[in-house]
Order: sequence, then C1' cells, then structure tokens
RNA sequence: CAGGAUAUGGGGCAGUCUGGUAGCCUACUCCUUUUGGAAAGGAGAUGUCGUUGGUUCAAAUCCAGCUAUCCUGA
Repeated sequence: CAGGAUAUGGGGCAGUCUGGUAGCCUACUCCUUUUGGAAAGGAGAUGUCGUUGGUUCAAAUCCAGCUAUCCUGA
C1' cells in the first nucleotide's frame, strides 16, 4: 500500500442477512429463606450500539468517509 474481518451496559455475546420497543449470560445493588456463610428465589440500576455524515416516516441494522484491533498478500 491492497483485500478481508471485528467494534453493542463493568465483563462475555446475540440481534444486522429481511430497517419498526435494546435482548441473553455473568458481575453489581437491595429484599427474602439461613445462627452465619454458601446456594436459591424475587426486585432494581447500568447502552446516546467505535466515530462523522447520508438515505428513510423510522437506522445497531442500508450507503459513504474516518478511527482502533486482528488476519492475509505485496
């Protein structure tokens, strides 16, 4: 330099193809059961979906640029 992949709560991942309420596991906070702990159950908070624009009534999702990481080639 060229091509490709990935980016989503604290952590790990779905959801994108086919646009229409932000979901799961774990961790965290509170409550109950327990002498206590572990464990189980219930409740709650936490995301401007990497970033900047565009299309659309509506964008995590479609299009373009950029950033970061990884892979391949030169």
The RNA shown here (transfer RNA) has 74 nucleotides and comes from Lactococcus lactis subsp. lactis bv. diacetylactis. The gene name in the source record is trnP2. Model confidence (mean pLDDT): 80 of 100. Its Rfam family is "tRNA". It is annotated as a transfer RNA. The source organism's lineage runs through Bacteria, Streptococcaceae, Lactococcus, Lactococcus lactis and Lactococcus lactis subsp. lactis.